[in-house]
RNA sequence: GGUCCCGUGGCUUAGCCAGGAUAUAGCAUCGGGCUUCUAACCCGAGGGCCAAGGGUUCAAAUCCCUUCGGGAUCGCCA
Numbered sequence: 001g002g003u004c005c006c007g008u009g010g011c012u013u014a015g016c017c018a019g020g021a022u023a024u025a026g027c028a029u030c031g032g033g034c035u036u037c038u039a040a041c042c043c044g045a046g047g048g049c050c051a052a053g054g055g056u057u058c059a060a061a062u063c064c065c066u067u068c069g070g071g072a073u074c075g076c077c078a
Base pairs, nucleotide, nucleotide: 001074002073003072004071005070006069007068010027011026012025020058029045030044031043032042033041051067052066053065054064055063
C1' cells in the first nucleotide's frame, strides 16, 4: 500500500442485512425497600442523541461517499 471486518451510556451489548416517531438490555453508579448490619434479593432513577463530516430521503444508528481509530489478512522495500 490492497482487501475485509469493527466503532452504539463508565464497561459489555441488541437494533444495521430489509430506514419509521421518545435507541435495547445486563453489569456498574445513585436513591429507596427488605435485613440487627453487610451481602444477596426487590423497586426506581440518572447516564449514550450511535467515531467525525457530508450526501440521499418526508424521515438515517441503519443506505451511499470521505476521513479518523482499532483489528485480520495479503503484498512491497529492507
Molecule: transfer RNA
Organism: Methanosarcinaceae archaeon